A computed fold for a 362-nucleotide part of an RNA from Haloechinothrix aidingensis, annotated as large-subunit ribosomal RNA, domain IV. Its Rfam family is "Bacterial large subunit ribosomal RNA". The coordinates come from a structure-prediction model, not an experiment, and the mean pLDDT is 86. Lineage of the source: Bacteria > Bacillati > Actinomycetota > Actinomycetes > Haloechinothrix.
Context: one part of a larger RNA
RNA sequence: CCGUGGUUAAGGAACUCGGCAAAAUGUCCCCGUAACUUCGGGAGAAGGGGAGCCGGAUGGCGUGUACGCCCUGUGCGGUGGAAGCGCCGGCCGGCCGCAGAGAGCAGGCCCGAGCGACUGUUUACUAAAAACACAGGUCCAUGCGAAGAAGCAAUUCGAUGUAUAUGGACUGACGCCUGCCCGGUGCUGGAACGUUAAGAGGACCCGUUAGCUCCCCUCGAGGGGGCGAAGCGGAGAAUUUAAGCGCCAGUAAACGGCGGUGGUAACUAUAACCAUCCUAAGGUAGCGAAAUUCCUUGUCGGGUAAGUUCCGACCUGCACGAAUGGCGUAACGACUUGGGCACUGUCUCAACCACGGACCCG
Numbered sequence: 001c002c003g004u005g006g007u008u009a010a011g012g013a014a015c016u017c018g019g020c021a022a023a024a025u026g027u028c029c030c031c032g033u034a035a036c037u038u039c040g041g042g043a044g045a046a047g048g049g050g051a052g053c054c055g056g057a058u059g060g061c062g063u064g065u066a067c068g069c070c071c072u073g074u075g076c077g078g079u080g081g082a083a084g085c086g087c088c089g090g091c092c093g094g095c096c097g098c099a100g101a102g103a104g105c106a107g108g109c110c111c112g113a114g115c116g117a118c119u120g121u122u123u124a125c126u127a128a129a130a131a132c133a134c135a136g137g138u139c140c141a142u143g144c145g146a147a148g149a150a151g152c153a154a155u156u157c158g159a160u161g162u163a164u165a166u167g168g169a170c171u172g173a174c175g176c177c178u179g180c181c182c183g184g185u186g187c188u189g190g191a192a193c194g195u196u197a198a199g200a201g202g203a204c205c206c207g208u209u210a211g212c213u214c215c216c217c218u219c220g221a222g223g224g225g226g227c228g229a230a231g232c233g234g235a236g237a238a239u240u241u242a243a244g245c246g247c248c249a250g251u252a253a254a255c256g257g258c259g260g261u262g263g264u265a266a267c268u269a270u271a272a273c274c275a276u277c278c279u280a281a282g283g284u285a286g287c288g289a290a291a292u293u294c295c296u297u298g299u300c301g302g303g304u305a306a307g308u309u310c311c312g313a314c315c316u317g318c319a320c321g322a323a324u325g326g327c328g329u330a331a332c333g334a335c336u337u338g339g340g341c342a343c344u345g346u347c348u349c350a351a352c353c354a355c356g357g358a359c360c361c362g
Base pairs, nucleotide, nucleotide: 001357002356003355004354005353006352007351008350010348011347014346019343027051028050029049030048031047036041038173052095053094054093055092056091058089059088060087061086062085063084067080068079069078070077071075096100108341109340110339111338112337113336114335115333116332120132121131136171137170138169139168140167141166142165148157149156150155174328175327176326177325179258180257181256184255185254186251187250188249189248190247193246194245195244199240200239205234206233207232208231211227212226213225214224215223216222259277260276261275262274263273286320287317298314299313300312301311302310
C1' cells in the first nucleotide's frame, strides 16, 4: 500500500450522477392502524407495549387411581371424578446483569409522479426493462376432402376437431370512450362497355410453274419477256375469345390522412365573427414544456436558506390524440423519478484493531 472484517468523539448525506456501500429494521404475543379502493384489498400499513429466572395463589385441557352415579343391556359397558403426572394460559410478589426474541437465523418505513394492469417471459457469457406474453376487445378467413401449414407427390398436421370451432392480423385487465376522411394504396363485390394472350378464322398479297402468248437469233431439242390454274410454301386483315386492367360501388379496430392567408370588438391585447384559396377530409373528446417542447433552466405557484431535477397549473402542441388506441385507475414491480423519517465512517477527516497478501530484512 492492497483485500476482507471490527470499532469510533461531535456532527448526521454536508458524500455522490444517485444514500452506491454500510448502518438501522428484523422473531412471537398484545394494543392500534390513514388516504384510496375493483370492497378482495391497502395492512406486517404507520405507531406503540411486552418477552429471562425464582416463589405464591389460580384458570383451562389431557390422562386417570381411590371413590361415586346410571342400566330391559351387568359389559374389557356408560358417565362424573379428589390425588398424582403431563401440557397450555394469564395474575401477584421477588432476584440478577450493560443487555432476558441476551448468540445465530431474522421486513427499514412513509409521501408524490411516470410506465406497464396483475403472476409470468427474455438477450446461456455486459441489458430483467417501460421490451415479450397475458386474460379481455375487434376485424378478416374458413361449411369440412374447411381455411391454413409441411411436402415434387403420395400423405400428414389442422382434428379422431366442426363456426361457443380452427387459422391469421391488430390491440392489451378494469372504467369512460374510440370523432372526420374511401381521393391514393389494399381488400371485397359488380358485370354493361373499353382494352387484352394463345387459340379459332382466313379477306387480300407474295414465291414457285403445267399451260398460253409475244419478241430475237434461227439448223435446232436455242435465248428472252408477259400472263398464269391447281398444288406446295410465305405473310396475314376483319371477325371470335378468359382472367386481369380500365370502369362502377363498398370498406379505416384495412395501409394510411386529418390545411393556409387576410381582416374584424368603446385603451391595449385577443378574435366568438367575416372574406378568400386549397383539400378525400381539414384533429372531435381527452391530454398537453409530456418516456413527446427545439427555442427552454418557457411562465406562475409549491417544496429548499438556495431546486437545469420533482409536483401542481397555464397552452405559444418546433413535432399529443383516440385499438401503430386516447384519458383515468385500486392492487402489483430486484423498473424509472422527486421528497421525508429512521440510521449510519458516504462525508467533515481520519484513526485504531484483527486476519490474508504485496513489499523489506534474514